[in-house]
Context: one part of a larger RNA
RNA sequence: CUGGGCGUAAAGGGGGCGUAGGCGGUAAAAGAAGUCAUCUGUGAAAACCUAUUGCUCAACGAUAGGCUAGCGGAUGAAACUGAAUUACUUGAGGGCACCAGAGGUAGACGGAAUUACCCGAGUAGGGGUGAAAUCCGCAGAUACGGGUAGGAACGCCGGUGGAGAAGUCGGUCUACUGGGGUGCACCAGACGCUGAGGCCCGAAAGCUAGGGGAGCAAACCGGAUUAGAUACCCACGUAGUCCUAGCCGUAAACGAUGCUCACUAGGUGUAGGGAGUGAUAAACUCUCUGUGCUGAAGCGAACGCGCUAAGUGAGCCGCCUGGGGAGUACGUCCGCAAGGAUGAAACUC
Numbered sequence: 001c002u003g004g005g006c007g008u009a010a011a012g013g014g015g016g017c018g019u020a021g022g023c024g025g026u027a028a029a030a031g032a033a034g035u036c037a038u039c040u041g042u043g044a045a046a047a048c049c050u051a052u053u054g055c056u057c058a059a060c061g062a063u064a065g066g067c068u069a070g071c072g073g074a075u076g077a078a079a080c081u082g083a084a085u086u087a088c089u090u091g092a093g094g095g096c097a098c099c100a101g102a103g104g105u106a107g108a109c110g111g112a113a114u115u116a117c118c119c120g121a122g123u124a125g126g127g128g129u130g131a132a133a134u135c136c137g138c139a140g141a142u143a144c145g146g147g148u149a150g151g152a153a154c155g156c157c158g159g160u161g162g163a164g165a166a167g168u169c170g171g172u173c174u175a176c177u178g179g180g181g182u183g184c185a186c187c188a189g190a191c192g193c194u195g196a197g198g199c200c201c202g203a204a205a206g207c208u209a210g211g212g213g214a215g216c217a218a219a220c221c222g223g224a225u226u227a228g229a230u231a232c233c234c235a236c237g238u239a240g241u242c243c244u245a246g247c248c249g250u251a252a253a254c255g256a257u258g259c260u261c262a263c264u265a266g267g268u269g270u271a272g273g274g275a276g277u278g279a280u281a282a283a284c285u286c287u288c289u290g291u292g293c294u295g296a297a298g299c300g301a302a303c304g305c306g307c308u309a310a311g312u313g314a315g316c317c318g319c320c321u322g323g324g325g326a327g328u329a330c331g332u333c334c335g336c337a338a339g340g341a342u343g344a345a346a347c348u349c
Base pairs, nucleotide, nucleotide: 004320005319006318007303008302012317014201015200016199017198021194022193023192025088026087027086028085033081034080035077036076037075038074039073040072041071042070048066049065050064051063052062053061054060091191093187094186095184096183097182098181099180103177104176105175106174107173108172109171110154115149116148117147118146119145120144125136126135162169163168206247207246208245209244210243211242215241216240222234223233258316259315260314261313262312263311266294267293268292269291270290271289272288273287274286275285276284277283298305299304322349323348324347331342332341333340334339
């Protein structure tokens, strides 16, 4: 390179926005760059193929003819592609009306609980475990009532419910703000899809500075267990967990399934809209968007997938090519560091 692949065998980039590039809806007329046809030039000789022929045959050689991708020129065709023109509305966008939502940011507020402290009342235990002990308690604990403080998280509702590109988002209210769905078919007229680089977002842990610190809790220490026990269990407990500003840029960042478009049986649940019937109700029918289960065809090595495809096709991107060595070494870039990104080979089976 060709071919084959990427749910679980190696393989979908953590997610988005978007540059170059690739790809591109309907109709008309014109031109003719791609495309196609005919003619023509070139395409050295040798080689190769065919025929004839020379060495006694053959190899080898000779003669004639043929072949040749590609490139150039002339003439022509106009379906498709490109460039340019005109038009269209179904793709994309806008407008108007309506709708749902833990979508985001900031502020304020609330109750339950844990803990600490204070007051009351009260007495000998409490706690913990498989059983214990460390531990707390007569300097009055635990249990009970009242009060104060502080931090963190928001029970029920709550739902294979909802929202978001992903990470994620859940008490209440307010302000600001992003996206989405449905209906009308009013505007505009292909404005689209994907996206190498690039830019931005990105759980937890970790890092820097300053706050905060109730509970929990790496490390550490103690008690147990055990042959040992640098663990599992128990009592403590510091970073951290929380906030502000800034880094880090990873993950089983998972649906282990890239994005977009079209097409291909049904049944049933659920969330949010719309239309019809009905009485404006209940119920039923149809329909759009999302989210589940089941399943025809088909696919699949099987498991399974199955209009939310892993089916049938199209466009674009990313990635894979035996195991180990190794996501290592070296170099480069990024980072305060931790480390991240890119990413081999020898050797070995």

This is a predicted structure of a 349-nucleotide part of an RNA (small-subunit ribosomal RNA, central domain) from Streptomyces griseocarneus. It was read from a public genome assembly. Taxonomically the source falls in Streptomyces (Bacteria, Bacillati, Actinomycetota, Streptomycetaceae).